[in-house]
């Protein structure tokens, strides 16, 4: 000086894995190409990624180790303040329930509260009246072609003849029965009665009369116990945001020092 070769074309950290490396998430960085890669790929401690292609290449580029700064994980300790969930408890607040009391509030009360004494009503049974309501009788009409009753024109029968028989229509009474009318007699009936006697019952309401002389009621609040858990509030858990200390330990960029061939 030419050629070729070794090496390099990133590297940590966390997950994953028995493990080593790749994709996966992150930090650092000037960081070839292409393909597959998470119920994955490829490997076994010389394991530090699998298949293909290309550039560079012995050095500002390659290696190594030591110190050094140091981005960013991680491990263990500590630990703040807020938000949502969720479980509990819950003196309170707001609901319910049930008691006690006369402390607040209302209502009656010296024109008399609570009590007490005697009566009387509500109440039940029985007669009695009185009222409705039904039947019957009892009154009033009307009511029977012929099979009711009277009187029976005319025709009809007997008679010589007075006479006398049966009788249909009409008139009249009346039975069965119809219909009125509600006065009177009886009888039953009841969701019947500001009504009379008589009896029971007298507890509770209501009232009279007397006695006495200040309470009596209600459960609004207040208080006590329960009961629920909507809000407060206390406590534990999980998350998620901020804000953040120490100790250990990996650690990229950089710095400083060192290594580092062959043929011709």
């Nucleotide at each position: 000086g030419u050629g070729a070769u070794a090496g390099g074309c990133g590297g940590g950290g966390c997950g994953c894995u028995a493990g080593g490396g790749g994709u996966g998430c992150c930090c650092u960085g000037a960081a070839c190409c292409c393909g597959a890669a998470a119920u994955c790929c490829u490997c076994u401690c010389c394991a530090u990624g699998c298949g293909g292609g290309g550039c560079u290449g012995a050095a500002u580029u390659c290696c190594c180790c030591g110190c050094c700064c140091g981005a960013g994980g991680g491990u263990c300790c500590a630990c703040g303040u807020g938000g949502c969930g969720c479980c509990g408890g819950u003196c309170g607040a707001c609901g319910g329930u049930g008691g006690a009391c006369a402390c607040g509030g209302g209502a009656c009360g010296u024109u008399g509260a609570c009590g007490g004494u005697c009566g009387g009503g509500u109440c039940c049974u029985g007669c009695g009246c009185g009222g409705c309501g039904g039947a019957a009788c009892a009154c009033c009409a009307c009511g029977a072609a012929c099979c009711g009753g009277g009187u029976c024109a005319g025709a009809u029968c007997c008679g010589g003849a007075a006479g006398g028989a049966a009788g249909c229509a009409g008139c009249u009474c009346u039975a069965a029965g119809u219909g009125g009318a509600c006065c009177g007699u009886u009888c039953c009936g009841g969701g019947u009665g500001a009504c009379g006697c008589a009896g029971g019952g007298c507890g509770g309401c209501c009232u009279g009369a007397c006695c006495u002389g200040a309470g009596u009621c209600c459960a609004c609040g207040c208080c006590c116990a329960c009961c629920a858990a909507u809000c407060u509030c206390c406590g534990a858990c999980a998350u998620c945001a901020c804000a953040a200390g120490g100790u250990c330990u990996c650690g990229a960029c950089g710095g400083c020092g060192g290594g580092g061939g062959c043929a011709c």